[in-house]
RNA sequence: GGCACCAAGCAAGCGCCGGGACUGCGAGACAGAGCACUUCUGUGCAGUCGACGAGGCGGGGGCUGAUCGAAAGAUUCGGCGGAUGGCCCCCCGGCACACCGGAGUCGUGACCGUACCCGACAAAUCCCGCGGGUGACCGCGGGGACAGAACGGGACGGGACCGGUAC
Numbered sequence: 001g002g003c004a005c006c007a008a009g010c011a012a013g014c015g016c017c018g019g020g021a022c023u024g025c026g027a028g029a030c031a032g033a034g035c036a037c038u039u040c041u042g043u044g045c046a047g048u049c050g051a052c053g054a055g056g057c058g059g060g061g062g063c064u065g066a067u068c069g070a071a072a073g074a075u076u077c078g079g080c081g082g083a084u085g086g087c088c089c090c091c092c093g094g095c096a097c098a099c100c101g102g103a104g105u106c107g108u109g110a111c112c113g114u115a116c117c118c119g120a121c122a123a124a125u126c127c128c129g130c131g132g133g134u135g136a137c138c139g140c141g142g143g144g145a146c147a148g149a150a151c152g153g154g155a156c157g158g159g160a161c162c163g164g165u166a167c
Stems, first nucleotide, its partner, number of pairs: 014081004019077001020049006029043005052069003058091007092107004098165005111158004116154004126143007
């Protein structure tokens, strides 16, 4: 370097853990407390937890350091990395079915806006079970619910332009 086989991984609200919380280990390696024991605390070793889904991607660069609610009643604490978020620039594309260019706006579902109205949509939590682990805890199946944003409909407002060429 090539080939073959095996295992794991191939994730994008995602991954990770030096803080923290929690578990396990010796009739206890050390220290301390308490004065009872198979106690407690710290250290040691080995572990566990560390965000529930919805939504979200034209390509490149820069900056920033990321939308929405649910649950719980608090570690969903604290932090690191990443990321489809936001803003700006360039390119490509739609709006734009005659073609080209410009301005604008959007991203292939390719007009925009809103202290407004209506509508739809989740998982965890919860309940019933199964499996794994000494344990903290982990994995899985079944049941019944419940969001907001994006989105759809409505209301209101705005836009749907300019130039050239050809017919």
Predicted 3D model of a 167-nucleotide RNA (glmS glucosamine-6-phosphate activated ribozyme aptamer) from a Coriobacteriia bacterium. The organism belongs to Coriobacteriia, within Bacteria. Rfam family: glmS glucosamine-6-phosphate activated ribozyme aptamer. It is annotated as a riboswitch. From the family's description: This entry contains a glucosamine-6-phosphate activated ribozyme that is found in the mRNA for GlmS. GlmS is an enzyme that uses fructose-6-phosphate and glutamine to generate glucosamine-6-phosphate. The ribozyme catalyses self cleavage of the glmS mRNA that is thought to regulate GlmS activity.